[in-house]
Context: one part of a larger RNA
RNA sequence: AGCAUAUAAUGGAUGCCUAGGAUUUGAGAGGCGAUGAAGGACGUAGCAAUAAAACGAUACGUUGCGAAAUUUAAAUUUAUCGCAAAUUUCCGAAUGGGAUAACCUGUUAUAUUGAAGAUAUAACAUUAUUUAAUUAUAUUAUAAUUAAAUAAAGCAAACUUAGGGAACUGAAACAUCUUAGUACCUAAAGGAAAAGAAAACAAAUGUGAUUUCGUUAGUAGUGGCGAGCGAAAGCGAAAAAGUCUAAACUAUAAUUGUAUAUUUGCUUUUAUAGGGUUAUAGGGUUAUAAAAAUUUAUAAAAAUAAAUUAUUAUAUUAGAAAUAUUUGGAAAAAUAUACUAUAGAUGGUGAUAGUCCAGUAUAUUAAAUUUUAAUUUAUUUUUCUUUAUGAUUCCUAAGUAAAACGAGACACGAGAAAUCUUGUUUGAAUUUACCAGGACCAUCUGGUAAGACUAAAUACUACUCAAAUACCGAUAGUGAACUAGUACCGUGAGGGAAAGGUGAAAAGAAUUUCUAAUAUAGGAAUGUGAAAUAGAACCUGAAAUUAUAUGCUU
Repeated sequence: AGCAUAUAAUGGAUGCCUAGGAUUUGAGAGGCGAUGAAGGACGUAGCAAUAAAACGAUACGUUGCGAAAUUUAAAUUUAUCGCAAAUUUCCGAAUGGGAUAACCUGUUAUAUUGAAGAUAUAACAUUAUUUAAUUAUAUUAUAAUUAAAUAAAGCAAACUUAGGGAACUGAAACAUCUUAGUACCUAAAGGAAAAGAAAACAAAUGUGAUUUCGUUAGUAGUGGCGAGCGAAAGCGAAAAAGUCUAAACUAUAAUUGUAUAUUUGCUUUUAUAGGGUUAUAGGGUUAUAAAAAUUUAUAAAAAUAAAUUAUUAUAUUAGAAAUAUUUGGAAAAAUAUACUAUAGAUGGUGAUAGUCCAGUAUAUUAAAUUUUAAUUUAUUUUUCUUUAUGAUUCCUAAGUAAAACGAGACACGAGAAAUCUUGUUUGAAUUUACCAGGACCAUCUGGUAAGACUAAAUACUACUCAAAUACCGAUAGUGAACUAGUACCGUGAGGGAAAGGUGAAAAGAAUUUCUAAUAUAGGAAUGUGAAAUAGAACCUGAAAUUAUAUGCUU
């Protein structure tokens, strides 16, 4: 010096554990905000410096009611639980004005003995709509101003609708195309949204609003016919629900113009009420006929409010059944003999407990607030004449349908391109009508655009409760099991960690003593403990690495 073994040191792998995550299921809830939100700043404790969480100058809390526990003779009380209320600084939409958020500073009124000054309390932003008043112009009308009332404003995870709208990428390059109407931005709404009662499909013995799912089908198609994109009808299911205006005509009120004779007619426009709402066309007007009714009531439906009953949630309460011996630090283990089960879910207890504890099955409870449903009452609103046969040709949504040019949406890239939307230019018909059935024409069939509303089946989960997992187990699982969106970095937008485990119980090492630099360092005794090689740098304690001792080799 090397190798080996042993004992230690260092280190923190591994094993075991879980306080936290991940993903679902079933219910609930689906909003909060000028009565000042979300989010913050600053404060608040008897012993309380920082952080977390709680609260707001009534400040780790206050009041009322109910419950539980402890204590008591009772009231009380509390390391408590629930419901309701009070307080709730300053900033923040932030709203008296201003500002470098958490600060500065006004006006008016009132109070503090009259003034000044100061202090305290209250009010004072903007916009929209409605109503009223005032002013100006020549009267109606218009405009402005003022006042009052009502509302809005901001925040929030996804889902929804609408308006805008990429690129990387793929096409093995790239330009049409694709990625994709995706990401992202903006606006608005709801618990869902959107859609929706055929100017629809279809082609037979037809169907009969919308939405969603399965299938049809990677089919028909589309496509530098490349890459790719990609239906529908039909069938089977979920859920089911249908309605109201405009117009014709009538009445009333006002209004424009005009004529006559102003008590009127015609005409223009408007408001209110009736009427009416569709394809086998329907409605209006009018004639005839029939029935019903003659106007109060009754009936039906809906909304709102209240009451009653039941029910849901937010505190509760009752809740079965085991002992001994042995081992051990400790019994839930083993052995023996029992019990209970509408309860042998789960967790805890000094090792593995149906019968020790909390619970569980099953029953049970509310002063207060609350969910849903039913019933009753009250108020309001709506409906409550229909039929038949004729006549009439009055109405049935116009700068619309459609066309041309240019775009977009449709699975469909301009194509033979229907259908839908519309920027520009044009511009119909009126039931003997119009639209569609994928150019177009005829026939046939289906429907009635240019107004509106509509539950359910569907989408989502920031949030609350209850449960689950052939999910993770501290380099995993959330970035975060710990004072984590913290420390720290960055001017800023933003980026963003590491860090779990003594023991059953602190019983967390009294006392003595050594070393040492005058030690809050490190040891040795002693003590605790089952164990201290469990001693707080604390479960287990691998490897690399280090030291010492012994052996062998050189």
Molecule: large-subunit ribosomal RNA, domain I
Organism: Candidatus Shikimatogenerans bostrichidophilus